[in-house]
């Protein structure tokens, strides 16, 4: 300097190709249960890297940018 991958709750991940309600786990917190604790069950909180486009509608398409990985030179 060139090319590719990927960024989505606090952590780990799905959903992109094929545009329509953001899903699961795990954590927080609150019940229920237990003599008390775990465990188990329900309820709740919290999220699409940034900006710009196309569109009736964008995490998802299109451009640029930041970041982190690999390759190449």
């Nucleotide at each position: 300097g060139c090319g590719g991958u990927a960024g989505u709750a606090g952590u780990g991940u799905a959903g992109c190709c094929u545009g329509g309600u953001a899903g699961c786990a795990u954590a927080a917190g609150a019940g229920a249960c237990u003599g008390u604790g775990g465990a188990u069950c329900u309820c709740u909180u919290g999220g699409c890297c940034c900006g710009a486009g196309u569109u009736c509608a964008a995490a998802u398409c299109u451009c640029g940018g930041c970041u982190a990985c690999c390759g190449c030179c």
The RNA shown here (transfer RNA) has 73 nucleotides and comes from Candidatus Woesearchaeota archaeon CG1_02_33_12. Its Rfam family is "tRNA". It is annotated as a transfer RNA. From the family's description: Transfer RNA (tRNA) molecules are approximately 80 nucleotides in length. RNAcentral holds the sequence, with entries from ENA and MGnify. Its mean pLDDT, the model's own confidence on a scale to 100, is 82.